[in-house]
Predicted 3D model of a 359-nucleotide RNA (Bacterial RNase P class A) from Sinisalibacter lacisalsi. Taxonomically the source falls in Sinisalibacter (Bacteria, Pseudomonadota, Alphaproteobacteria, Rhodobacterales). It was read from a public genome assembly, where an Rfam model found it. Rfam family: Bacterial RNase P class A. Rfam classes the family as a ribozyme. Rfam describes the family as follows. Ribonuclease P (RNase P) is a ubiquitous endoribonuclease, found in archaea, bacteria and eukarya as well as chloroplasts and mitochondria. Its best characterised activity is the generation of mature 5'-ends of tRNAs by cleaving the 5'-leader elements of precursor-tRNAs. Cellular RNase Ps are ribonucleoproteins.

RNA sequence: GCGGAUGGCCGGAUGGCCGCGGGGGGCGACCCUCGAGGAAAGUCCGGACUCCACAAGGCAACGGUGCCGGGUAACGCCCGGCGGGGGCAACCCCAGGGAAAGCGCCACAGAGAACAGUCUGCCCUCCCCGUGGGGGUAAAGGUGAAACGGUGGGGUAAGAGCCCACCGCGCGCCUGGCAACAGGAGCGGCACGGCAAGCCCCACCGGGAGCAAUGCCAAAUAGGGAUCUCGCAUGGGCCGCCUUGGCUCGAGGUCCGGGUCGGCAGCUAGAGCGCGCGGGCAACCGCGGGCCCAGAGGAAUGGUCAUCCAUGGGGGGCAACCCCCGGGACAAAAUCCGGCUUACAGGCCAUCCGCGCGC
Numbered sequence: 001g002c003g004g005a006u007g008g009c010c011g012g013a014u015g016g017c018c019g020c021g022g023g024g025g026g027c028g029a030c031c032c033u034c035g036a037g038g039a040a041a042g043u044c045c046g047g048a049c050u051c052c053a054c055a056a057g058g059c060a061a062c063g064g065u066g067c068c069g070g071g072u073a074a075c076g077c078c079c080g081g082c083g084g085g086g087g088c089a090a091c092c093c094c095a096g097g098g099a100a101a102g103c104g105c106c107a108c109a110g111a112g113a114a115c116a117g118u119c120u121g122c123c124c125u126c127c128c129c130g131u132g133g134g135g136g137u138a139a140a141g142g143u144g145a146a147a148c149g150g151u152g153g154g155g156u157a158a159g160a161g162c163c164c165a166c167c168g169c170g171c172g173c174c175u176g177g178c179a180a181c182a183g184g185a186g187c188g189g190c191a192c193g194g195c196a197a198g199c200c201c202c203a204c205c206g207g208g209a210g211c212a213a214u215g216c217c218a219a220a221u222a223g224g225g226a227u228c229u230c231g232c233a234u235g236g237g238c239c240g241c242c243u244u245g246g247c248u249c250g251a252g253g254u255c256c257g258g259g260u261c262g263g264c265a266g267c268u269a270g271a272g273c274g275c276g277c278g279g280g281c282a283a284c285c286g287c288g289g290g291c292c293c294a295g296a297g298g299a300a301u302g303g304u305c306a307u308c309c310a311u312g313g314g315g316g317g318c319a320a321c322c323c324c325c326g327g328g329a330c331a332a333a334a335u336c337c338g339g340c341u342u343a344c345a346g347g348c349c350a351u352c353c354g355c356g357c358g359c
Stems, first nucleotide, its partner, number of pairs: 001355010012308007020035006037330001041341002044339005049210004062206005067081005082096001083094004097201002102199002104195003119141002121137006127130001149167006168190001169188003173184004214265004224256007235249005272291002275288005309328001311326006
């Protein structure tokens, strides 16, 4: 210098003017103060909180999680390891328990896809001597994602764990490690193909609903209850009044209680933020002192101008630089918190790896 890996941070700044929401002060004009995010998002996990249900415990069903150890209020999250895979490396990825409990499935191709098996071939044999029949054989070929342990040697009619060595696999033992696991020596002649994001088995976890939860206060109108007065059918009320007629069984007052509109609480000081010290590889934990960081409701946080910053294009200039134009990502609280996932213009920092060059 080029290419790459990982972790973290910023994501326009300052000021003026006009506005918006919360809180406080003032009789008032008005003044003071606070006012989005790393994801406020998706609502996918885990909790706090509230109400409902439920003796406790066990069993069954259903759902979830799934290597080991640690962290945490908890988690399907995080950290550190282990195993497997990718990369020269830094580093990255993995639903990563059980397939010798049982069932099921394994497309196409292929003879055969799981209690094996003869399509071509190889070997033996028979006859009617052929493109034939019978037997043996998984060593060679072919198919496939996968072919019933692999490679080499011995052996054999040809072959075969039939025998042997190494590798793989299985079993118990020893050593190291808390463990997952790793290493070692030994035994077993192979018995055990793959799939559990198929059923299933094993272990562990799990009541339901969600701030539109829930509690309190509480209009008008309508309706409910109690009581009083009038009326109680030749009666009362309504159809504006009268007659006729029709409909109906009450009308008025007081009090009580429920719901709705509305108001208040829940509502933000918290598993809080940042600093220092200590413990720990780390996630994280402890101690000390500091800070207060939207709380409103269908919902405010905006607009404009100036200067600067980063950046794109054009012009001038040898250059430093000057001028003009454009232009600032994704997105926005709605009870709160811990995560995950997804979106994000541009820029910055740190550590590490590979290659090239110079000394």